Predicted 3D model of a 74-nucleotide RNA (transfer RNA) from an uncultured Mycoplasmatota bacterium. The prediction has a mean pLDDT of 80. Its Rfam family is "tRNA". Gene Ontology term of the family: triplet codon-amino acid adaptor activity.
RNA sequence: GUCCUCGUAGCAUAACAGGAUAAUGCAAUCGCCUCCUAAGCGAUAGAGUGGAGGUUCAAAUCCUCUCGGGGACG
Numbered sequence: 001g002u003c004c005u006c007g008u009a010g011c012a013u014a015a016c017a018g019g020a021u022a023a024u025g026c027a028a029u030c031g032c033c034u035c036c037u038a039a040g041c042g043a044u045a046g047a048g049u050g051g052a053g054g055u056u057c058a059a060a061u062c063c064u065c066u067c068g069g070g071g072a073c074g
Base pairs, nucleotide, nucleotide: 001073002072003071004070005069006068007067010026011025012024013023019057028044029043030042031041032040050066051065052064053063054062
């Protein structure tokens, strides 16, 4: 330098060929239970998807540029 791949809540992952209120587990907070803690049970809050443009009625998903991690080739 060229190419591939990953980047979504604090952490780990989903989202199936573009159709939606972006989901689940753990963690967090509150409550129940308990003498207390843990476990268990119930509830609540938290991300608009690395960033910026574009296409589209509609984008996490497609296109372009860019940032970061990993890899292949030279």